[in-house]
Context: one part of a larger RNA
């Protein structure tokens, strides 16, 4: 830009596009049918395993350069607390994963080959010539996903001040887009309260290996102290910041 007012909301689906499934053990079937024995199926039913596809993190298990701890080696003069070196190493919660977990069919409907049923032509036969009927992982539906520009351009409801754009945002994101919010407000930031991670902070007593010019100095422990510090979770509170405003449409 069409779609002949406009917008918002649910749909219908013409089409498009998938492989979305594939193999494979067990175990009943049954020591059964079969077979003199020896041996030994099937139809169909249950479970499973592998491979392949979508999806999700409640659990396992991986990364966590948010975080927290220990700890070298240097620098800030010494504590403390830091800086560098992704230092090394122990942990890890939100994400993102996988080696976890979830699902991954039955079956309709026309058909092939092939199998018949009734039947003439052609008094008989004959699956065909009229007819009827069976029959494959191939086709079609049925599951997944997209899909009114499907120009035959659809169809329903509601409504006639809506939309974008700036702003605060986001389990959304490469830009666009989407999805929340915008004082009639918990959108995001902070404060709290809870949840989580990590382990027991400084300080200050107390003990105390050791060393000592004997004056003193201490590494470690122990209590204060599930403490410090952290927090991309949740709740709670308007303290702070969504102010001011700008476009376009409008039967």
């Nucleotide at each position: 830009u069409g779609c002949u007012g406009g917008a918002u909301g649910u749909c219908u689906g013409a089409g498009a596009g998938g492989a979305a499934g594939g193999a494979u053990c067990u175990u009943c079937u049954a020591g059964u049918a079969c077979g003199a024995g020896a041996g030994g199926a099937a139809c169909g039913a249950a479970g499973g395993u592998c491979c392949g596809g979508u999806g999700c993190c409640a659990c396992u298990g991986g990364u966590c350069u948010a975080c927290c701890g220990g700890u070298u080696a240097u620098c800030u003069g010494a504590u403390a607390a830091g800086g560098u070196a992704u230092g090394c190493c122990g942990g890890g919660c939100a994400g993102c994963u996988a080696c976890g977990c979830a699902c991954u069919a039955a079956g309709g409907g026309a058909u092939a080959a092939a199998u018949g049923c009734u039947g003439a032509a052609a008094g008989c036969a004959u699956c065909u010539a009229a007819g009827c009927a069976u029959g494959a992982a191939a086709c079609u539906c049925u599951c997944c996903u997209c899909g009114a520009a499907a120009a035959g351009a659809g169809a329903c409801a509601u409504c006639c001040u809506g939309a974008a754009c700036u702003c605060u945002c986001g389990a959304a994101a490469a830009a666009g887009a989407c999805g929340a919010g915008u004082u009639u407000g918990a959108u995001g930031g902070g404060a709290c309260u809870g949840g989580g991670g990590u382990g027991u902070a400084a300080g200050u007593a107390c003990g105390a290996a050791g060393c000592u010019u004997c004056g003193g100095c201490g590494a470690c422990g122990u209590a204060u102290u599930c403490a410090g510090c952290c927090u991309g979770c949740a709740g709670u509170u308007a303290c702070c910041a969504a102010c001011c405003g700008u476009u376009c449409a409008u039967a």
A computed fold for a 251-nucleotide part of an RNA from a Candidatus Woesearchaeota archaeon, annotated as large-subunit ribosomal RNA, domain VI. The organism belongs to Candidatus Woesearchaeota, within Archaea. The RNAcentral record of the full RNA draws on ENA. Rfam family: Archaeal large subunit ribosomal RNA. On this family, see Yusupov et al., Science 2001: "Crystal structure of the ribosome at 5.5 A resolution". Rfam links the family to the GO terms structural constituent of ribosome and ribosome. Its mean pLDDT, the model's own confidence on a scale to 100, is 83.